This is a predicted structure of a 524-nucleotide part of an RNA (small-subunit ribosomal RNA, 5' domain) from an uncultured Bacteroidota bacterium. Its mean pLDDT, the model's own confidence on a scale to 100, is 84. Rfam family: Bacterial small subunit ribosomal RNA. Rfam links the family to the GO terms structural constituent of ribosome and ribosome.
Context: one part of a larger RNA
RNA sequence: GGAUGAACGCUAGCGGGAGGCUUAAUACAUGCAAGUCGAGGGAGAAGCAGGGUGCUUGCACUUUGUGGGAACCGGCGAACGGGUGCGUAACACGUACACAACCUACCUUUUACAGAGGGAUAGCCCCGAGAAAUUGGGAUUAAUACCUCAUGGAAUUAUGAAUUGGCAUCAAUAUAUAAUUAAAGAUCAGUCGGUAAGAGAUGGGUGUGCGUAUCAUUAGCUAGUUGGUAAGGUAAUGGCUUACCAAGGCGACGAUGAUUAGCCGGCGUGAGAGCGCGAUCGGCCACACGGGGACUGAGACACGGCCCCGACUCCUACGGGAGGCAGCAGUAGGGAAUAUUGGACAAUGGAGGCAACUCUGAUCCAGCCAUCCCGCGUGCAGGAAGAAGGUCCUCUGGAUUGUAAACUGCUUUUAUAUAGGAAGAAACCUCGGGAUUUAUCCUGAGCUGACGGUACUAUACGAAUAAGCACCGGCUAACUCCGUGCCAGCAGCCGCGGUAAUACGGAGGGUGCAAGCGUUAUCC
Numbered sequence: 001g002g003a004u005g006a007a008c009g010c011u012a013g014c015g016g017g018a019g020g021c022u023u024a025a026u027a028c029a030u031g032c033a034a035g036u037c038g039a040g041g042g043a044g045a046a047g048c049a050g051g052g053u054g055c056u057u058g059c060a061c062u063u064u065g066u067g068g069g070a071a072c073c074g075g076c077g078a079a080c081g082g083g084u085g086c087g088u089a090a091c092a093c094g095u096a097c098a099c100a101a102c103c104u105a106c107c108u109u110u111u112a113c114a115g116a117g118g119g120a121u122a123g124c125c126c127c128g129a130g131a132a133a134u135u136g137g138g139a140u141u142a143a144u145a146c147c148u149c150a151u152g153g154a155a156u157u158a159u160g161a162a163u164u165g166g167c168a169u170c171a172a173u174a175u176a177u178a179a180u181u182a183a184a185g186a187u188c189a190g191u192c193g194g195u196a197a198g199a200g201a202u203g204g205g206u207g208u209g210c211g212u213a214u215c216a217u218u219a220g221c222u223a224g225u226u227g228g229u230a231a232g233g234u235a236a237u238g239g240c241u242u243a244c245c246a247a248g249g250c251g252a253c254g255a256u257g258a259u260u261a262g263c264c265g266g267c268g269u270g271a272g273a274g275c276g277c278g279a280u281c282g283g284c285c286a287c288a289c290g291g292g293g294a295c296u297g298a299g300a301c302a303c304g305g306c307c308c309c310g311a312c313u314c315c316u317a318c319g320g321g322a323g324g325c326a327g328c329a330g331u332a333g334g335g336a337a338u339a340u341u342g343g344a345c346a347a348u349g350g351a352g353g354c355a356a357c358u359c360u361g362a363u364c365c366a367g368c369c370a371u372c373c374c375g376c377g378u379g380c381a382g383g384a385a386g387a388a389g390g391u392c393c394u395c396u397g398g399a400u401u402g403u404a405a406a407c408u409g410c411u412u413u414u415a416u417a418u419a420g421g422a423a424g425a426a427a428c429c430u431c432g433g434g435a436u437u438u439a440u441c442c443u444g445a446g447c448u449g450a451c452g453g454u455a456c457u458a459u460a461c462g463a464a465u466a467a468g469c470a471c472c473g474g475c476u477a478a479c480u481c482c483g484u485g486c487c488a489g490c491a492g493c494c495g496c497g498g499u500a501a502u503a504c505g506g507a508g509g510g511u512g513c514a515a516g517c518g519u520u521a522u523c524c
Base pairs, nucleotide, nucleotide: 001524002523003522004521006520007519008518009517010516013376014375015374016373017372018371019369020368021334026332027331028330030329031328032327035076036075037074040073041072047066048065049064050063051062052061053060054059055058083287084286085285093211094210095209096208097207098206099205102204103203107200108199109198110197111196112195113194115149116148117147118146125138126137127136128135129134154181155180156179157178158177159176160175162173163172164171165170185192186191213259214258215257220250221249222248225247226246227245228244229243230242231241232240262284263283264282265281266277267276268275269274289310290309291308292307293306312323313322314321315320340366342365343364344363348362349360350359351358352357379410380409381408382407389401390400391399392398393397416460417459418458419457420456424451429446430445431444432443433442434441435440468513469512470511471510472509473494474493475492479508480507481506482505483504489496490495
């Protein structure tokens, strides 16, 4: 000198863009953050309209139509999105390869198929237990829920045999026999779904080479340890697990141990080499009160799922229960220190749905903060009696503040007031037209804006609404007077102060930067 997710002191006019718990992965009140589908299913409450009965004359009961809520079964989603950096020195990450050892819901494409039956169960109803959370029994009901049979050119398994190829185990193609294994309907009649299989796409899984912090005042470490055989397990290879057999395996090219740490794209600095960092944004990993476990599922060993142990908090009728903000806000605490218990789904994206649409603290916006970067303004021109006042001096006077002010003319960014007022939004959908093969596509009109009466524009008004901070001995740009008298104090280093202090404190003047300026901390 540059830089910062900064903080502190003094000061503060505006706009645009960005950023905002670096500390306690501490504890959390409250609200919201994952639902959706009636075109899978049964069931249908309130309300509204009409009728009937009873009468207390506007209420009760009942019935028909309309209406469709909550809850329930079922499907898909909830494994994404969002947060944090505890752990991890590791194939976690980066990079380059490999899988002849693998999986992949939804999506695209291709082929084939969808026949016949059955028994339940939630809900509803009845009877209970319990303070509650919740739960027991009975009767009854549906499905794209569940089960059985059929079909089998497809898949899997076993056996047989052929061709081609390779990378050792083998792979691909065609083939014979046997065994096993499928399906679901709904509909607005347009479609939307179901089953099996092949291919693709996407997403993952696994293995390997190289790279990846400090300490040798850590030198030896290791029994599932290293390898083999067999079996189990997995989507899949493998001591992944088990039994048996062998005695191996790693290590000064640093094993083992300890400490620290998420890794990278990148960021800061530097001419570069390098050094430091890993906030925001993007990729990967790990975690979700601490620890363990599996279930469901295409996918989890699952942040707002389940079970167990533990700590903590809360409710309790003392028998027993409930909870998990490292989601968005917010609270307490810690700290030098870090924001609103805001608006909207209008856009983008996501989930469900044929769709309308619903949900979405993702996201888009707004609020707070000079935290940073950028931009603008606080006027411009003229004006010498060089005014008054202040300060200084060699003091009838002069120097300086200083064209500075006054005064004259001008301008109006900005501020204030008034008026107009966006782009971001064309899709879905509805209506119309056209093409094509019905599907589908093209086209015209209509519908939809949180931000926001915001940005922006115009008019009016009047210099009107707007300057500070640090420094002035040398380094280092900028000097005099007064006070003080080794005191009070200053100080980054050298050093100032003991009676003429350009170094302390004040004043005048000056220098530097400027809505900021200094200080502190850290890095180069």